[in-house]
RNA sequence: AUGAUAAAAGCCAAACUUACUGCAAAGUAGGGACGGAAAGCUACGGAUCUCUCGAAAGACCGCCGAGUUACUCAAA
Numbered sequence: 001a002u003g004a005u006a007a008a009a010g011c012c013a014a015a016c017u018u019a020c021u022g023c024a025a026a027g028u029a030g031g032g033a034c035g036g037a038a039a040g041c042u043a044c045g046g047a048u049c050u051c052u053c054g055a056a057a058g059a060c061c062g063c064c065g066a067g068u069u070a071c072u073c074a075a076a
Stems, first nucleotide, its partner, number of pairs: 002074003011036002016031006034062001040068003044065003048059003
């Protein structure tokens, strides 16, 4: 550099649920695991979602791209 469909260690944590915050989408923390090889990070492009519908303002990276950083292994 490439690959991970195999093995192992570790990591994250959907739905649901409790508390708090927010008009809301959602967020944070606890419980919980459907999944994940970037389900780490960045709203940059598209999609989606919310509202008090605007000249807009927000949410979401666990929807798809893009950028960037990185653990383990070397079975195929």

The prediction has a mean pLDDT of 80.
The RNA shown here (c-di-GMP-I-GGC riboswitch aptamer) has 76 nucleotides and comes from Sulfurovum sp.
Rfam family: c-di-GMP-I-GGC riboswitch aptamer. Gene Ontology term of the family: cyclic-di-GMP binding. Its Rfam clan is "c-di-GMP_I riboswitch clan".